[in-house]
The RNA shown here (Archaeal signal recognition particle RNA) has 314 nucleotides and comes from a Thermoproteota archaeon. It matches the Rfam family "Archaeal signal recognition particle RNA". Its family is annotated with signal recognition particle, plasma membrane targeting and SRP-dependent cotranslational protein targeting to membrane, signal sequence recognition in the Gene Ontology. Rfam classes the family as a non-coding RNA gene.

RNA sequence: CGGCAGGGAGGGUCGGGGGGCUCGGCCUCCCCUGUAACUACAAAUGGUCGUCAUGGUAGGACCAGUAACCCCAAGGGCGGUGGUUCCAUCUCUUUGAGCUUAGUAUAACUGACGUGGAAACCUCGCCCCACGGGAGUAUCGGAGCAGGGCAACUCCAUUCGGAGGAAUGGAGUCCCUGCAUACUGGACGAACCGGGUUAGGCCCGGAAGGGAGCGGCCCUAAGUCCAGACGAUACUGUUCGUGGGAUAACGGGGUGGAUGUCAGUUAUACUAAGCUCAAAGAGAUAAAGGGCCAUCCACCUUGGGGGGCUGCCG
Numbered sequence: 001c002g003g004c005a006g007g008g009a010g011g012g013u014c015g016g017g018g019g020g021c022u023c024g025g026c027c028u029c030c031c032c033u034g035u036a037a038c039u040a041c042a043a044a045u046g047g048u049c050g051u052c053a054u055g056g057u058a059g060g061a062c063c064a065g066u067a068a069c070c071c072c073a074a075g076g077g078c079g080g081u082g083g084u085u086c087c088a089u090c091u092c093u094u095u096g097a098g099c100u101u102a103g104u105a106u107a108a109c110u111g112a113c114g115u116g117g118a119a120a121c122c123u124c125g126c127c128c129c130a131c132g133g134g135a136g137u138a139u140c141g142g143a144g145c146a147g148g149g150c151a152a153c154u155c156c157a158u159u160c161g162g163a164g165g166a167a168u169g170g171a172g173u174c175c176c177u178g179c180a181u182a183c184u185g186g187a188c189g190a191a192c193c194g195g196g197u198u199a200g201g202c203c204c205g206g207a208a209g210g211g212a213g214c215g216g217c218c219c220u221a222a223g224u225c226c227a228g229a230c231g232a233u234a235c236u237g238u239u240c241g242u243g244g245g246a247u248a249a250c251g252g253g254g255u256g257g258a259u260g261u262c263a264g265u266u267a268u269a270c271u272a273a274g275c276u277c278a279a280a281g282a283g284a285u286a287a288a289g290g291g292c293c294a295u296c297c298a299c300c301u302u303g304g305g306g307g308g309c310u311g312c313c314g
Stems, first nucleotide, its partner, number of pairs: 001314006011063004015033005023050005038059004069306008079296006086290002089284025120255006127245008135236007144179006152173009183228006194219005202211003
């Protein structure tokens, strides 16, 4: 080195992987996959181990030496896990199409009513604005100025008379007229200090007569209140007239002479709502269907390395 034989010791096979559990490995659990190919027992408040973790206990079968087997690398690859909104799914919005329903309009048809008069047209009114006259309501107003007059009264001045007193003039009160609505009526209103009248009494006087004047009676001022008339201003659930505007509906009158109104059916158009489909946009969920990315990998192929007995014969 070649051939033959062997399985006692030693070696090896009788599965592997993913997920789950765990601090982590393996097992019991689930899934995938492979082989010619094991059995029994216990194991989820679990069993057994600690990175040399890739089960524990007990038993059995099989393999063979350039092998089996182990490690590394490359390729193929079943399956798992993780990620991803690319497709798909779902929701919403918009647009378009179709269908259904409802409403409105128009047209056609049918029925009822209407010649005891339809539509349509004309005119007036109803409505709005402005101006003017009236009416109504409310508020405010009664100062003042100018001219003229002199019967009475008050005051002042002058003259006359023996007193009482008389005459004249002026001013005021007052009266009239005008500017204006600035007036009317009623009630009240002064102890004396406003007016008229004035018994008695008083004063002057020879007398005649005159004068002042209490009380009583009558009247009234300033002023207060009420009512009315008048005037001014403002407003209007008011009325008439004029002018302008508006005129849908409604009402009066006229012309007109058949259409109009209502109900139903059908068709068309429009609008609204709902449903279906398509497109676009936005968003959501699960990664469960596909795709893509990452990662682990049964199994297969190829290459390299490790590994590797004894006896006999030549």